A computed fold for a 73-nucleotide RNA from Paramuricea clavata, annotated as transfer RNA. Rfam family: tRNA. Rfam classes the family as a transfer RNA. Rfam's curators write: Transfer RNA (tRNA) molecules are approximately 80 nucleotides in length. The sequence is in RNAcentral, with records from ENA and Rfam.
RNA sequence: GCCCAGUUAACUCAGUUGGUAAAGCAUCAGACUUUUAAUCUGAGGGCCAUCGGUUCGAGUCCCAUAUCGGGCU
Numbered sequence: 001g002c003c004c005a006g007u008u009a010a011c012u013c014a015g016u017u018g019g020u021a022a023a024g025c026a027u028c029a030g031a032c033u034u035u036u037a038a039u040c041u042g043a044g045g046g047c048c049a050u051c052g053g054u055u056c057g058a059g060u061c062c063c064a065u066a067u068c069g070g071g072c073u
Stems, first nucleotide, its partner, number of pairs: 001072004006067002011024002019056001027043005049065002052062002
C1' cells in the first nucleotide's frame, strides 16, 4: 500500500425484506432466609464508533473518516 471482517447498555452480545432496539451478566430495590450467600420478582441503564447522503421512515442501504483484528505484498 491492497483486501476481508468487526464497532449496539459497565461487560458479553442478538437484532434475517428498512417500520416501537432484545437477552445474559453486573448495579439498585423488594420478597424469601436468624444473617450472608443462593433463588424469585421488579427497576434504572442505549445520541446503535464519527460525519454526511438516500428514503415518508435507517442499527440496517450508500460515501468519507476513526479505531481494533486477520490476510496478502